[in-house]
Molecule: Bacterial RNase P class A
Organism: Microbacterium esteraromaticum
RNA sequence: UGGGUCGGCCGGACGGUCGCGUGGCGCGAGAGCGCACCGAGGAACGUCCGGGCUCCACAGGGCAGGGCGGUGGGUAACACCCACCCGGAGCGAUCCGCGAGACAGUGCCACAGAGAGAAGACCGCCCGUCGUGCCUCACGGCCGACGGGUAAGGGUGAAAGGGUGGUGUAAGAGACCACCGGGGGACGUGGUGACACAUCCCGCCAGGUAAACCUCGCCCGGAGCAAGACCAGACAGAGGACGUUGACGCGGCCCGCCGAGUCCUCGGGUAGGUUGCUGGAACGGCACGGCAACGUGUCGUCGAGAGAGAUGGCCGUCAAGGGAGCGAAGAACUCCUGAACAGAACCCGGCGUACAGGCCGACCCACUCG
Numbered sequence: 001u002g003g004g005u006c007g008g009c010c011g012g013a014c015g016g017u018c019g020c021g022u023g024g025c026g027c028g029a030g031a032g033c034g035c036a037c038c039g040a041g042g043a044a045c046g047u048c049c050g051g052g053c054u055c056c057a058c059a060g061g062g063c064a065g066g067g068c069g070g071u072g073g074g075u076a077a078c079a080c081c082c083a084c085c086c087g088g089a090g091c092g093a094u095c096c097g098c099g100a101g102a103c104a105g106u107g108c109c110a111c112a113g114a115g116a117g118a119a120g121a122c123c124g125c126c127c128g129u130c131g132u133g134c135c136u137c138a139c140g141g142c143c144g145a146c147g148g149g150u151a152a153g154g155g156u157g158a159a160a161g162g163g164u165g166g167u168g169u170a171a172g173a174g175a176c177c178a179c180c181g182g183g184g185g186a187c188g189u190g191g192u193g194a195c196a197c198a199u200c201c202c203g204c205c206a207g208g209u210a211a212a213c214c215u216c217g218c219c220c221g222g223a224g225c226a227a228g229a230c231c232a233g234a235c236a237g238a239g240g241a242c243g244u245u246g247a248c249g250c251g252g253c254c255c256g257c258c259g260a261g262u263c264c265u266c267g268g269g270u271a272g273g274u275u276g277c278u279g280g281a282a283c284g285g286c287a288c289g290g291c292a293a294c295g296u297g298u299c300g301u302c303g304a305g306a307g308a309g310a311u312g313g314c315c316g317u318c319a320a321g322g323g324a325g326c327g328a329a330g331a332a333c334u335c336c337u338g339a340a341c342a343g344a345a346c347c348c349g350g351c352g353u354a355c356a357g358g359c360c361g362a363c364c365c366a367c368u369c370g
Stems, first nucleotide, its partner, number of pairs: 001366010012318007020039002024035004041341001045352002048350005053224004060255004065220005070084005085099001086097004100215002105213002107209003122154002124150008133142003162180006181205002183202004188197003228275004237266006249257002282301008321337005
């Protein structure tokens, strides 16, 4: 200098002006007006996980169902995060894996193929028998049919029972041997552990798929702020069904619990206010512990809470950055531009997705120079 890999951050600033929303203060009989403050995000989004909170047995047992799945740690919890292990990709920084079990059982493996798995003789190779076949004086050879052996070679396929070489054999084959690869077992060393390494032994070498059923281990009750609580106000009841032999309710079923109302139809009434509500597993700085995620201590800050929906528009100045001109180039100067995704609704922690433009840091590779 060029290319690349990670991580963190910003996503305009100031002023003027016109507006919007809650609460406060002032004025006003009221409608309302005025004043000063405050007023969206890194994802407020999707609502995909996990919790807090509320109600229902302050939540119970079983079945069914669902989720998760290397190891250790973090956390209120998690499907998240950190560190490590294993496998794969890359020269490398680094990235990827929905990382249990396919020697418990079952199923499935398109097309092709003889055979898709304790498999399979289509071609081939080999042996035997037969033949009115052919060649030969003969031994024998060829051809054909039948019976058998064979997983070396060919062929099919994504995948066909380790690989190379030898021994062996009628031909062959881990049938046997050497080496290599894999698996299992036994001890040993290191590590909390997943696991790694080393020695010895066993020919053990029979595919894949569990995001198929299934098995193992761990976890999970349901509904949700329109939860729930309180106040004010209105009205008119009638009929039916079930129910103290237990209704309704506690997501499905069974148990168990509770204990007096529940449901339907017709008719009537109201569609208001307050609370929950934002100070919290909060955010920021520093110190300490820890590789880290994170934790502890201390100091500081207060930052929307709505009616089913308020944050914006314009102008000016200045920026980061970009483009063009001038110019050999650079600096300076001039002009233009200065843009995204999207918007709270009970609150947190994550994940995922969207995003114009830009900044910072660490690391890797190639080339050049010293």